[in-house]
RNA sequence: GUCGGCCCCCUCGGCGACGAGCGGUUGAAAACCCGGUCAGGUCCGGAAGGAAGCAGCCGUAUCAGCCCGUUCGGGUGCCGGGGUGUGGCCGGCCCG
Numbered sequence: 001g002u003c004g005g006c007c008c009c010c011u012c013g014g015c016g017a018c019g020a021g022c023g024g025u026u027g028a029a030a031a032c033c034c035g036g037u038c039a040g041g042u043c044c045g046g047a048a049g050g051a052a053g054c055a056g057c058c059g060u061a062u063c064a065g066c067c068c069g070u071u072c073g074g075g076u077g078c079c080g081g082g083g084u085g086u087g088g089c090c091g092g093c094c095c096g
Stems, first nucleotide, its partner, number of pairs: 001093007008085001009083008018073006024066005034059004042051003
């Protein structure tokens, strides 16, 4: 000087874990200030009928769990690609 290997650094990709958002699913769920249906009772009406509406019931906001899906994230684990990295270590060859 040149070539190569390993490490580090940078970067890209794959798989996984983790976290977050959304969706799914299971459970709980508003005494009233959520929705529906509203027994009884109440109110209006001469009546027919009507009105508001507690409890109950059904749901929902919401909360919790789960895992499936999906998107995103990075001082994340492993594997692989790339690097013009003044980077480190080691080796081969050539020249002086």